[in-house]
RNA sequence: GAUAAGGGCAAACCAUCGGUGACGAUGGGGCGCAAAACUUCCGGUCUGGGUGAUCGAGCCCAGAUAGCGGAGUUGCCGAA
Numbered sequence: 001g002a003u004a005a006g007g008g009c010a011a012a013c014c015a016u017c018g019g020u021g022a023c024g025a026u027g028g029g030g031c032g033c034a035a036a037a038c039u040u041c042c043g044g045u046c047u048g049g050g051u052g053a054u055c056g057a058g059c060c061c062a063g064a065u066a067g068c069g070g071a072g073u074u075g076c077c078g079a080a
Base pairs, nucleotide, nucleotide: 001077008033009032013028014027015026016025017024018023031067037073038072039071041070042069043068044065045064046063047062048061049060050059051058
């Protein structure tokens, strides 16, 4: 980061399976992505539990989201 080349990944949704749940895996499917490759270190959002007057705010613990941002690491091509 280009009307380039070779490509790559795969949203929603559906089926099956796992999980209390957020959600994840596999197959189908393509909304999109120049890191939509990897990593929870920081923040956001979401889930479960505890405390809190049995509600609630707040706080704490455990998790989810890398396609919510930031940060770190790595990678293909080579026009302006």